[in-house]
C1' cells in the first nucleotide's frame, strides 16, 4: 500500500460489491431435470346433450368432450450448478498441424419417405418376499422391433487422368461389390431416411514458455525401433507375435517435495517479487478404488455392475445410502451467512402451441467484510459566564465552544401517492386488442422538532501532537532504538493537542523502501568471498583482408494474441462507487517479402597472435650416481689428576672403575660455514658442498618456417611444505611423549639433566597449512624515477664511460581508483574474455547423508534455536611488568620523627534512654568545632504551648515601662501594686503590651543523585583552547609536531600554516641596598642637663611610612647554527624567576556541604514547630589517625646574667605599692596605644651539684589543702601548694617531613574566649648535614608504539564446574506413512472361445427339424480391493547419552 481477513472499542443512513482461506471431515431434512396425449395402448374428471326411474333434484344409462396420469415410446438427462483432492503432465498459456478424425439438436441443397412380419410393458389373473423388489401365465399397441423393395454423388476394391506435403490427395469418369425409411395432427405443417456442404462442439500430434531439490547421477524390457495382425472415430507399442538393441541424461534424465493452469491480481519508477478469492477460458474430481452399458457425445455429481470403509433399515433372509448442487446440521477453526421469495426478467430443457420444469437466474435477508456518497446542523454570539485544567497567582486555556437569539429540514420515523424494469408472447388476414411484476421503488406531497445520529488511536525520537497528579526498576509500557530505581513530555490518571472518522486500532500475510541475490543494478588485499598449483575434456570468448549465404540482429506486411480486467475519451445513474460505449494496449507467437554494417555458417587468402628452425646465454629447476672436508657423537689407545656441566641463582645428571680437557686411530650418521645478496631457478608446495650421466623450462639474437593452430577452463587428471599412516631399512645430532631437578601457591609450562617415536632413504598412502602478494588466469592501453639480475645494439683509437632496446626483479611515486590503510606499467587504474567464490554474527566447518582414507581424518555439507549485532579502516583519549626524552624532597644521600610508653584530642566499633549531625584512600579521623559545665544543641527523659519564641496583614483592649505575693524544678499559672507618655489638622496616628479569628509562621525533617554559592584534589603541573587558512568524505589533524633551550607551549631556528585567547612569566604585597621627602609618641653624633633621651636641643644615624631608584644577560670571555641560551667572570647590597606570599587555565572525581547562607520538590502542622529543668555530645573489653611528653649527662638541678619579633588592649589590658611559698587578692595611676599596659622571652652564657642509676632522669595516676571564672565547676573547667612517683632505657612489618636562614631546637603572641590550648594562626632566637646521580619506587609533562578498553586496565574476557529453562544430534528399540518389486487369491466387466442349455421375427424345408443370429451358462487372458515375504524413502516415539543455546 494492499487483503476473501481475524481480534478489540465503537457504531445513524443509503448504494455497489463480497462472505468456510481450516476437516476432498460426517450429514437430519426440503428442493435442485424434466417434458411431450400433435409418437402409442389404456384410463376416461368437470362441463354439454339424449333417454329411463320416479320421493322434481336425486339416481340409472347412452353420446359428446377431454382433465389426469402409471407404462411402451421419443428428446433431454455428457449442458447449467459445485469443488480444489489429485496432477510437474501435451495438464495450462502461446503458435501450428490434422494428406490421421468424430459431430445429436441447427442452417443451405439435392433425392426419396414403398411394401409386409413378429413380439413386448402396462392390463388381467396366481403367486414369493418384512421391504426392496420380484416370479410364472395370459391378452395388447406405436415414431418401439425385424424382413423385402428402390438407390446415387456414400463406403470397400481397382483402372485412368490431374495434383501435391514424405505417406498420399483430388476427380457428377470407367468396373466389380455393400448399405435406408414413420408416422402423428389435420390444411398447412411438423417429423423420418440417403448424400453433399455449412456452422457448432469436440479428439489428436508438435515448436516454445512457466517450481524446489545433485545431501536423488544414472534411468528404462513394451522399454526404443522394424514388419505383420488386432483395436480406436482417428494416427500410434494403444495391443499382441515375431526380429533388432536401442531410447533418455550434467541444456539435469530418474526420484523426491510442493503446486489445478491461465486472462488477471497486489506492489514495483520500472526489470521484478508475491499471489490465482470474487468474474471469465482451459483441465480434473464427484464417499475411496475399478468396469463397462446406453448414447451423437460418458467410462457419466443427483444413471449401472462389483470391492472397501462408513452410516441407516431389517421379521436376520436381505436391503437401502453418496450435500466438492442451494439452504441447513454437528464438527474442526482465531473466523465466513437464510433450511427465504420468484420464474417477472435473462438463458436452459421438452413440446405445434398453450404450457411445464429449472436452489442456473434474478431478488430479498444476515455480517462495517470491502469501496463509495450523505448525515449527526447552520448564521450570530465576549461579561471572554461557569465548571475542569495549568499557573510564574499576573493569568492561560477548553473557546464562539456553551448559554442565548434567529433560522433549515438533508437523513431517520410515521401516513399518501407514483413513473421504471415489459418486450415478448397469445388472439386476429390486417389494423388492432388483451395478459404478465418475485423484488426493488427512483422520486415527489404531509406531519412534526435541532429533535433521534461520534467515535477510537496516538502524543520521548523515527511521527503530527504537552503539560499536571499518582506510582518509585514496583505497577506497567515497547514495532526499532529504549523508558520506570521520588520532580517520568517513554506506565496509570486528568486535562489539553494531533490524526483519521462510522469508522479508529492491534494481529496474521504480502510487495515497497533493500543496489540486502545486483538483468537493469553488488562485490570477492585488509569487512562475507581467489580454488594450493598445473595439465587439459565439455562449454564460452576469439586476429587482418575478400566476396558468398541470411541462422542471430533490423525494416515493412498479413494472422493471431477471446471477453472482462488496467489506461484515455465520452456517457448513464443527483454526484462517486458501479456500469455502458469507443479507442488505445496486450511488450507474444506464427506468416510474407526485404536489409546484409556486425555476430554466425560455408569458402579463400594474410602475418602482427601463437608454434617451430638456427645460434647463443644464466640458473640452489628436476632425478640418479659417486666423491669431499669440517663439526658432533661413540669406540680404542696415550697424557693428565678433581672436577666437569648447567642456570637468574641451583640442582639433578657425569666423574678417582680416571670424567672434563688434550693428542693419535677408527666407525657412523645427518646438514654442507664462508661465497650469500629485497641475488638465481620452479606452475605452486619448494630448491644451496663437489664432479659426472639424464631430463624440464625460460631469456637474447636471426626474422627462416607454419598460417588463427588462440585464452580461459564446470566435470577428470597429475603435483602437493610439516605432521600423521603401511612396510623394511637407518639412526650421529635434535627431540613430541615420558622421567628427574628447578621455579611457583600451583606448575600437567616456560628454564635445566635425560630420552622415545619421529626427523634420513626405499616402496605405497595421506592431501592439509597464516599453502599468503590473505590480491585466480589471459590479452591491450595508461607519467616518471631509481636500483638489481640474464642478454643484445651503438658510439670510442683503447680503457673507462655515455645512449637505445628485451626479459625478470626490488624502492618511490602523476593520473586515477580506494570506507581508508594503499594500490599505482608486476594494478587494487581503464576495458575485453574465462573460470572460482560470498550475501548478518553465533550454533558450524557442526550434525545427518554421500563419498574417498589403513587409521588419523578429508571433501561436500544443513537445520532448529539464539543475538541485534559481529565486522574492516581510520581518529581522539585511556593504559601498557612497550620504548625515547624529561620534571619533582619521587628515588638516592643526609637530618629529624611516627610505628614501642603515658597523655591529650579525632575517628571506627561496642555501648547507652540519648551517646545529635556531618566529614571516609591520597584529597575523612588536634576535620566542620577560631575553643559541648547551663547556653550552645540539633540528641535523651520529663514538664508545659498550640496563629506559637519570630515576620506581615484584620479587629478589639490597653501608654509603654517598673515592681510585690502565692505556686512550681523552671517554663509558666494565679493575684496585687506603681505609672499615665510622644506627634495631631481633634477625625486620629507612630510605636509597644495583651486578647480574638484567619491567612500564615515554624522545622538543624528528606534529597549535594533536583540545585546556586563556597571549597578539595589532580596541580602553581604546564597546559587547555579558538578564528582564519590548508589537509582529511569524516572523526580530525596542522598550528601544539621536529632541531636546539628553558622552571615555563620559556625563547630562538625550522615548517602549510598565520595570528590569538585562559593559563607561564610580569604587575600587586613583603623581606634584602641605596636616594628623597617628613620628624611624633620614634632617634641621639655633637651642645647643655638628669638616677633614666629624662629634659633642652637637634633630626645626622636608628627607626617609622611614603615616593623613587636598583637586576635588564645589560657588560667582557667562552660554547651554540651569525640564533635562542648556557657556562665562567666583573662590577654590585642583591645575578640569572633575588627570598617569600598572594595567584590556580579548560577540565575531571555525580569530590564535600540542604548543618554556615540561598533554593525545587516531597514530608510535619496541639507537632519531625516552641518554652523549660535535668541528662547527653566527656560513656570504654578495644582499633587507627594526628600530637604533646619523656625515656636523660649535647642531659637535669639551683644560683648569676644577656638578647628579640609580631601582636592584642575599655564590660578590656592593667604598671607602681601592700598582702600571700603560690594560684591569686587587694588598693590603685596610666592608656581606647610608635606614648600607658600584657612584658621577666627561652634556648643561651657563667658558677655549683647530680656520675649512668628506673635515677636529683621522667611524670602518669592518686590523695590532702588552695585559688579564679561562672546563677551553676557532682557527672564535665583551668590554676596553685605539699604529697605520691606509673609505664618509659630510643621502639618488629612499615611509615612520614625537609634542599638554607631550609631541617632540627626555643621561646613569644593572637583568634576563639565568662572560664578552659599539648590544637590552630602567626613571630622571631639559635641554627646544620647531604645531594654521586636519575637504575629502580610513587606521582606529572611531551613525542611515539600496541589494543579486542572507552563506567577507559579496579578495564575487558576465556573455559570447566554448579542451577534453571530451550531447540537440536546418536541411541537397544516400538510405532506409523509412502513407493515400487515378487508371489497367491482374484470381484465386477470387455474381449477372446465353447462340442452344454435355451431361443418370437429372416432363409430352407420332408413341417419333424435343420441353418443363421441372439440369450445364458462355462472356460480363459487382463483385471480392482486383499493376503504372504522381502526392500526403499520418510515421520512421530525412545532409557541413556553428545555438544549447543539462554539467563
Nucleotide at each position: 500500500g494492499a487483503c476473501g481477513a481475524a481480534c478489540g472499542c465503537u457504531g445513524g443512513c443509503g448504494g455497489c460489491g463480497u462472505g468456510c482461506u481450516u476437516a476432498a471431515c460426517a450429514c437430519a431434512u426440503g428442493c435442485a431435470a424434466g417434458u411431450c396425449g400433435a409418437a402409442c395402448g389404456a384410463u376416461g374428471a368437470a362441463g354439454c346433450u339424449g333417454g329411463g326411474g320416479c320421493u322434481u333434484g336425486c339416481u340409472c344409462u347412452g353420446g359428446u368432450g377431454g382433465a389426469u396420469u402409471a407404462g411402451u415410446g421419443g428428446c433431454g438427462a455428457a449442458c447449467g450448478g459445485g469443488u480444489g483432492a489429485g496432477u510437474a503432465a501435451c495438464a495450462c498459456g502461446u503458435g501450428a498441424g490434422u494428406a490421421a478424425c468424430c459431430u445429436g439438436c441447427c442452417c443451405u441443397u439435392g433425392a426419396c419417405u414403398c411394401u409386409g412380419g413378429g413380439a413386448u410393458a402396462a392390463g388381467c389373473g396366481u403367486u414369493g418376499g418384512a421391504a426392496a423388489c420380484g416370479a410364472c401365465g395370459u391378452c395388447u399397441a406405436a415414431u418401439a422391433c425385424c424382413g423385402g423393395a428402390u438407390a446415387c454423388g456414400a463406403g470397400c476394391u481397382u483402372c485412368a487422368g490431374c495434383c501435391g506435403c514424405a505417406u498420399g490427395g483430388c476427380u457428377a469418369g470407367g468396373a466389380g461389390u455393400u448399405g435406408g425409411a414413420a408416422a402423428g395432427a389435420a390444411u398447412u405443417u411438423u417429423g423420418g431416411u440417403c448424400a453433399a456442404g455449412g456452422a457448432u462442439g469436440g479428439a489428436c500430434u508438435c515448436g516454445c514458455g512457466g517450481c524446489c531439490u545433485a545431501u536423488c547421477a544414472g534411468g528404462u524390457a513394451g522399454u526404443u525401433g522394424g514388419u505383420g495382425a488386432g483395436g480406436u472415430a482417428a494416427c500410434g507399442g494403444c495391443u499382441c507375435a515375431c526380429c533388432a538393441a536401442g531410447g533418455c541424461g550434467a541444456a539435469g534424465a530418474u526420484g523426491u517435495c510442493u503446486a489445478g493452469c491461465g486472462g488477471g491480481u497486489g506492489u514495483g519508477a520500472g526489470a521484478g517479487c508475491a499471489c490465482g478469492a470474487c468474474c471469465c477460458g482451459c483441465g480434473c474430481c464427484a464417499c475411496u478404488g475399478g468396469c463397462a452399458c446406453u448414447g451423437a457425445g460418458a467410462c457419466a455429481c443427483u444413471g449401472g455392475c462389483c470391492a472397501g470403509a462408513c452410516a441407516c433399515c431389517u421379521a436376520c433372509g436381505g436391503g437401502u445410502g453418496g450435500c466438492u448442487g442451494c439452504a441447513g446440521u454437528c464438527g474442526a477453526g482465531g473466523a465466513u451467512c437464510u433450511u427465504c421469495g420468484g420464474c417477472a426478467a435473462u438463458g436452459g430443457a421438452c413440446g405445434c402451441a398453450a404450457g411445464u420444469c429449472u436452489g442456473a437466474c434474478c431478488g430479498a435477508g444476515c455480517g462495517a467484510u470491502g469501496c463509495c456518497g450523505c448525515g449527526u446542523g447552520g448564521a450570530u454570539g465576549a461579561u471572554g459566564a461557569a465548571g475542569g485544567c495549568c499557573u510564574u497567582c499576573g493569568g492561560g486555556u477548553u473557546g464562539u465552544a456553551a448559554a442565548a437569539u434567529c433560522c433549515u429540514g438533508u437523513c431517520g420515523a410515521g401516513g399518501g401517492g407514483g413513473a421504471g424494469a415489459a418486450a415478448a408472447g397469445c388472439c386476429g388476414a390486417a389494423a388492432g386488442g388483451u395478459u404478465u411484476g418475485a423484488u426493488c421503488u427512483a422520486u415527489c406531497c404531509c406531519u412534526g422538532g435541532a429533535g433521534g445520529a461520534a467515535g477510537g488511536a496516538c502524543g520521548g525520537g523515527c511521527u503530527a501532537a504537552g503539560u499536571u497528579c499518582g506510582u518509585g526498576c514496583c505497577a506497567g509500557c515497547a514495532g526499532c532504538c529504549g523508558c520506570g530505581g521520588u520532580a517520568a513530555g517513554a506506565c496509570g490518571a486528568a486535562c489539553c493537542g494531533u490524526c483519521c472518522g462510522a469508522a479508529c486500532g492491534u494481529u496474521g500475510u504480502u510487495c515497497g523502501g533493500a543496489a540486502u541475490c545486483a538483468c537493469u543494478g553488488g562485490g570477492c588485499u585488509u569487512a562475507a568471498a581467489g580454488g594450493g598449483c598445473g595439465c587439459g575434456u565439455a562449454g564460452g570468448c576469439g586476429g587482418g583482408c575478400c566476396a558468398c549465404c541470411a541462422a542471430g540482429u533490423c525494416c515493412g506486411g498479413g494472422g493471431u494474441g477471446a471477453a472482462a480486467u488496467c489506461c484515455u475519451c465520452c456517457a448513464g445513474c443527483u454526484c462517486a462507487a458501479c456500469u455502458g460505449g469507443a479507442g488505445a494496449a496486450c511488450u507474444g507467437c506464427c506468416u510474407c517479402g526485404g536489409a546484409u554494417a556486425c555476430u554466425g555458417g560455408a569458402g579463400g587468402u594474410c602475418u602482427c597472435g601463437a608454434g617451430g628452425a638456427u645460434g647463443a646465454u644464466a640458473g640452489g629447476g628436476g632425478c640418479a650416481u659417486g666423491c669431499g672436508g669440517a663439526a658432533c657423537u661413540g669406540u680404542a689407545g696415550g697424557u693428565g689428576g678433581a672436577g666437569c656441566g648447567g642456570u637468574g641463582a641451583a640442582a639433578u645428571g657425569c666423574g678417582u672403575u680416571g670424567a672434563u680437557a688434550u693428542c693419535u686411530a677408527c666407525a657412523g650418521g645427518a646438514a654442507c660455514u664462508c661465497c650469500g645478496g629485497u641475488g638465481g631457478c620452479g606452475a605452486a608446495g619448494g630448491c644451496g658442498g663437489c664432479a659426472u650421466g639424464c631430463u624440464g623450462g625460460a631469456u637474447c639474437a636471426u626474422u627462416u618456417c607454419u598460417g588463427a593452430c588462440g585464452c580461459u577452463g564446470a566435470g577428470g587428471c597429475g603435483c602437493g611444505a610439516a605432521a600423521g599412516c603401511u612396510a623394511g631399512g637407518g639412526g650421529a645430532g635434535c627431540g613430541a611423549a615420558c622421567g628427574g631437578g628447578a621455579u611457583u601457591a600451583g606448575a600437567u609450562a616456560c628454564c635445566c639433566c635425560g630420552g622415545u617415536a619421529g626427523u634420513c632413504c626405499u616402496a605405497g598412502c595421506c592431501c592439509u597449512a597464516a599453502a599468503c602478494g590473505a590480491u585466480g588466469g589471459g590479452u591491450a592501453c595508461u607519467a616518471g624515477g631509481u636500483a638489481g639480475u640474464a642478454g643484445g645494439c651503438u658510439u670510442u683509437a683503447c680503457a673507462u664511460g655515455g645512449g637505445c632496446u628485451u626479459a625478470c626483479u626490488u624502492c618511490c611515486g602523476a593520473a586515477g581508483c580506494a570506507a581508508a590503510a594503499g594500490u599505482g606499467u608486476u594494478a587494487a587504474g581503464u576495458a575485453c574474455c574465462c573460470c572460482g567464490c560470498c550475501u548478518g554474527g553465533g550454533g558450524a566447518g557442526u550434525a545427518u547423508g554421500g563419498u574417498c582414507g589403513c587409521a588419523a581424518g578429508g571433501c561436500u555439507g544443513a537445520a532448529a534455536c539464539u543475538c541485534a549485532a559481529a565486522g574492516g579502516a581510520a581518529u581522539u583519549g585511556a593504559c601498557g611488568g612497550g620504548g625515547g626524552c624529561u620534571c619533582a624532597c619521587a628515588c638516592a644521600a643526609g637530618c629529624g620523627g611516627c610505628g614501642g610508653a603515658g597523655u591529650a584530642u579525632g575517628u571506627g566499633g561496642u555501648u547507652u534512654a540519648a551517646u545529635u549531625c556531618g566529614a571516609u584512600g591520597c584529597a575523612a579521623c588536634g576535620c566542620g568545632a577560631a575553643g559541648a559545665a547551663c547556653c550552645u544543641u540539633a540528641c535523651c527523659a520529663g514538664g508545659a504551648c498550640u496563629u506559637g519564641a519570630c515576620a506581615u496583614g484584620u479587629c478589639g483592649c490597653g501608654a509603654a515601662u517598673c515592681u510585690u505575693c502565692u505556686u512550681g524544678a523552671a517554663a509558666g499559672a494565679g493575684a496585687g501594686g506603681a505609672g499615665u507618655g510622644c506627634c495631631u489638622u481633634c477625625g486620629g496616628g507612630a510605636g509597644c503590651g495583651c486578647g480574638a479569628a484567619c491567612a500564615c509562621a515554624g522545622g538543624u525533617g528528606g534529597u549535594g543523585c533536583a540545585u546556586g554559592g563556597c571549597u578539595g584534589u589532580c596541580g602553581u603541573c604546564a597546559g587547555c583552547u579558538c578564528g582564519u587558512g590548508u589537509c582529511g568524505u569524516g572523526a580530525g589533524a596542522u598550528g601544539u609536531u621536529g632541531g636546539g633551550u628553558u622552571a615555563a607551549g620559556u625563547c630562538c631556528c625550522g615548517c602549510a600554516a598565520c595570528g590569538a585567547g585562559c593559563g607561564c612569566a610580569a604587575c600587586c604585597c613583603u623581606c634584602g641596598u641605596g636616594u628623597u621627602u617628613a620628624g611624633u609618641u620614634g632617634c641621639c653624633a655633637u651642645c647643655a642637663u638628669u638616677a633614666a633621651g629624662u629634659u633642652g636641643g637637634g633630626c645626622a644615624c636608628u627607626c617609622u611610612a611614603a615616593a623613587c631608584a636598583g637586576a635588564c644577560u645589560g657588560c667582557c670571555g667562552g660554547u651554540g647554527a651569525c640564533a635562542a641560551a648556557c657556562c665562567g667572570g666583573a662590577g654590585g647590597a642583591a645575578g640569572g624567576u633575588g627570598g617569600g606570599g598572594a595567584u590556580g587555565a579548560c577540565g575531571u572525581c555525580a569530590a564535600g556541604u540542604c548543618a554556615g547562607c540561598a533554593u525545587g520538590c516531597c514530608c510535619c502542622u496541639u507537632a519531625c514547630g516552641u518554652c523549660c529543668u535535668g541528662g547527653g555530645c566527656u560513656a570504654c573489653a578495644c582499633a587507627c589517625g594526628u600530637a604533646c611528653u619523656a625515656c636523660a649527662a649535647u642531659g637535669g638541678u639551683a644560683g648569676g646574667g644577656a638578647c628579640a619579633g609580631a601582636g592584642g588592649g575599655c564590660a578590656g589590658c592593667c604598671a607602681a605599692c601592700c598582702c600571700g611559698c603560690g594560684a591569686g587578692g587587694g588598693c590603685g595611676a596610666g592608656c581606647u596605644a610608635a606614648u600607658c599596659c600584657c612584658g621577666u622571652a627561652a634556648a643561651c652564657c657563667c658558677u655549683g651539684c647530680c656520675u649512668c642509676a628506673g635515677u636529683u632522669c621522667a611524670g602518669a595516676u592518686u590523695g590532702c589543702a588552695g585559688g579564679c571564672u561562672g546563677c551553676a565547676a557532682c557527672u564535665c573547667g583551668c590554676c596553685u601548694g605539699c604529697a605520691u612517683g606509673a609505664a618509659g632505657g630510643c621502639g618488629g612489618a612499615a611509615u612520614c617531613g625537609c634542599u638554607a636562614g631550609u631541617a632540627a631546637u626555643c621561646g613569644c603572641a593572637g583568634g576563639u574566649c565568662a572560664g578552659c590550648a599539648u590544637a590552630c594562626u602567626g613571630c622571631g632566637g639559635u641554627g646544620a648535614a647531604u645531594c654521586c646521580g636519575u637504575u629502580c619506587c610513587c606521582g606529572g609533562g611531551c613525542c611515539u608504539u600496541g589494543u579486542a578498553c572507552a563506567c577507559a586496565c579496579c578495564g575487558c574476557c576465556c573455559g570447566u564446574c554448579a542451577c534453571a529453562c530451550c531447540a537440536u544430534g546418536g541411541a537397544a528399540g516400538u510405532u506409523g506413512g509412502c513407493c515400487a518389486c515378487g508371489c497367491c487369491c482374484g470381484a465386477a466387466g470387455u474381449c477372446a472361445u465353447u462340442a452344454c442349455u435355451c431361443u418370437a421375427a429372416c432363409c430352407u424345408u420332408u413341417c419333424g427339424a435343420g441353418g443363421g443370429g441372439g440369450a445364458g451358462g462355462a472356460u480363459g487372458c487382463c483385471g480392482a480391493a486383499g493376503g504372504c515375504a522381502g526392500g526403499a524413502c520418510u515421520g512421530a516415539u525412545g532409557a541413556c547419552u553428545g555438544g549447543g543455546g539462554u539467563g